[in-house]
RNA sequence: GCCGUCUUAGCUCAGUGGUAGAGCACUUCCAUGGUAAGGAAGGGGUCCCGGGUCCAAUCCCCGGAGACGGCU
Numbered sequence: 001g002c003c004g005u006c007u008u009a010g011c012u013c014a015g016u017g018g019u020a021g022a023g024c025a026c027u028u029c030c031a032u033g034g035u036a037a038g039g040a041a042g043g044g045g046u047c048c049c050g051g052g053u054c055c056a057a058u059c060c061c062c063g064g065a066g067a068c069g070g071c072u
Base pairs, nucleotide, nucleotide: 001071002070003069004068005067006066007065010024011023012022013021018055026042027041028040029039030038048064049063050062051061052060
C1' cells in the first nucleotide's frame, strides 16, 4: 500500500427496513439465624462518526475513525 471481517447496555453477544433485546453485572424487594445460591420487580442505549437512499435506517449505499486478520 491492497483486501476482508468487526464496532449495539458496565461486560459478552443477538437483532437482514417499521419506536432495540438476552445472559452476566447493578438497584430494590422476598426468602435465610446470617452469607452464598434461589425467586420477583426495576434502572441503564446520541446502535463508532458524517453524508446519501427511503414514507421510515442499528439494518442498504458512499466516505471517515478504530480493532482484528490476510496479502505484498